[in-house]
Context: one part of a larger RNA
RNA sequence: CCAUCGUUAAGGAACUCGGCAAAUUGACCCCGUAACUUCGGAAGAAGGGGAGCCUCUGAUGUAUUAGGACUUGCUCCGAAAGCAUUGGUGGCCGCAGAGAAUAGGUUCGAGCAACUGUUUAUCAAAAACACAGGUCCGUGCUAAACCGAAAGGUGAUGUAUACGGGCUGACGCCUGCCCAGUGCCGGUAGGUUAAGGAAGUCGGUGAGAGCUGACGACUGAAGCCCCGGUGAACGGCGGCCGUAACUAUAACGGUCCUAAGGUAGCGAAGUCCCUUGUCGGGUAAGUUCCGACCCGCACGAAUGGCGUAAUGACUUGAACACUGUCUCAACGAUGGACUCG
Numbered sequence: 001c002c003a004u005c006g007u008u009a010a011g012g013a014a015c016u017c018g019g020c021a022a023a024u025u026g027a028c029c030c031c032g033u034a035a036c037u038u039c040g041g042a043a044g045a046a047g048g049g050g051a052g053c054c055u056c057u058g059a060u061g062u063a064u065u066a067g068g069a070c071u072u073g074c075u076c077c078g079a080a081a082g083c084a085u086u087g088g089u090g091g092c093c094g095c096a097g098a099g100a101a102u103a104g105g106u107u108c109g110a111g112c113a114a115c116u117g118u119u120u121a122u123c124a125a126a127a128a129c130a131c132a133g134g135u136c137c138g139u140g141c142u143a144a145a146c147c148g149a150a151a152g153g154u155g156a157u158g159u160a161u162a163c164g165g166g167c168u169g170a171c172g173c174c175u176g177c178c179c180a181g182u183g184c185c186g187g188u189a190g191g192u193u194a195a196g197g198a199a200g201u202c203g204g205u206g207a208g209a210g211c212u213g214a215c216g217a218c219u220g221a222a223g224c225c226c227c228g229g230u231g232a233a234c235g236g237c238g239g240c241c242g243u244a245a246c247u248a249u250a251a252c253g254g255u256c257c258u259a260a261g262g263u264a265g266c267g268a269a270g271u272c273c274c275u276u277g278u279c280g281g282g283u284a285a286g287u288u289c290c291g292a293c294c295c296g297c298a299c300g301a302a303u304g305g306c307g308u309a310a311u312g313a314c315u316u317g318a319a320c321a322c323u324g325u326c327u328c329a330a331c332g333a334u335g336g337a338c339u340c341g
Base pairs, nucleotide, nucleotide: 001336002335003334004333005332006331007330008329010327011326014325019322028050029049030048031047036041038170052092053091054090056088057087058086059085060084061083062082067077068076069075070073093097105320106319107318108317109316110315111314112312113311117129118128133168134167135166136165137164138163139162145154146153147152171307172306173305174304176237177236178235181234182233183230184229185228186227187226190225191224192223196219197218200215201214202213203212204211205210238256239255240254241253242252265299266296277293278292279291280290281289
């Protein structure tokens, strides 16, 4: 020096991206316990106190007890001693009585995901996946869907309260406008449209009947065009100019475009470029954090919007306790490295 440990004056996060690591806490008994809440929880909230051994003493339980009583009964009264549980009194020893070991640190705020669960075997455990619940579509049974050249099988020895597929993701309050494009569903009058059919026309050949070739009006399905519907289908949800008796702003007006011009709610957000936006809080000092504002570069309603108790080895901010993380390092232990043999 390396690894793994132990202890440390004063300070106590000044360390650091970040309290990472370590320390603190710890089982049991008693007291006590807030906001919020889906009334279950939160909760072991938080925060306090106790504990060993000896003496004396009390209570309760445990007896077909000894003994006693009489009304002689499956009667009643009832010790001492013991055992168990639990109090009180006085005392004893040590630094220390849950005497060693094993055995929650806590609180406050915010984000995300409801939750328990699942996952990148071997750099990711999460806010990702799943989930109960919601909704849409398909499917009437030889079901749809799927595997399979097929037979056959799964679905299911089920039958729409069932099965398959898509999206969303507990619960609460909700889920706005657009059907022009694309998709899907429905409609069938008309247009277009293949093979096939075919009146007829022309050619080759033949004496002719005929055989054969080319063209061909007309006929001719689905599909497409067309007409409607449909958004918890794919998706989309504007611009410019002016205007109020200070200024500023614009409830209001004009105009262009569109299928329709973003509703409720939320908003510098896990989304905000400018940006460390501005104001307030917290700090002596805060690019983070919390509360607001709204000028949303580029939120927004099941690619769900906004809330939400509980839960989380999640992310983020603050505080208490605690500490060798640090000021700033020291000493010790064990095993290496190293030196000598």
A computed fold for a 341-nucleotide part of an RNA from a Chloroflexota bacterium, annotated as large-subunit ribosomal RNA, domain IV. The sequence was found in a public genome assembly. The coordinates come from a structure-prediction model, not an experiment, and the mean pLDDT is 87.